[in-house]
RNA sequence: GCGGGCGUCGUACAGUGGUAGUACGCUACCUUGCCAAGGUAGAGAUGGGAGUUCGAUUCUCCUCGCCCGCU
Numbered sequence: 001g002c003g004g005g006c007g008u009c010g011u012a013c014a015g016u017g018g019u020a021g022u023a024c025g026c027u028a029c030c031u032u033g034c035c036a037a038g039g040u041a042g043a044g045a046u047g048g049g050a051g052u053u054c055g056a057u058u059c060u061c062c063u064c065g066c067c068c069g070c071u
Stems, first nucleotide, its partner, number of pairs: 001070007010024004018054001026042005047063005
């Protein structure tokens, strides 16, 4: 330099053109003599920009980062 893949709460992963979810973690409360465990509730995210569309996390382009292969 060329080609391909991935990027979603703190972490690990789903997801689908129409309200963004699960587990662990975090916070508050309940339970307990205390801790742990358990229960209930809550906060928290689609790498960045542009385009298509009534509507984009999803489709297209550029860009950034990571990984793999070729040279």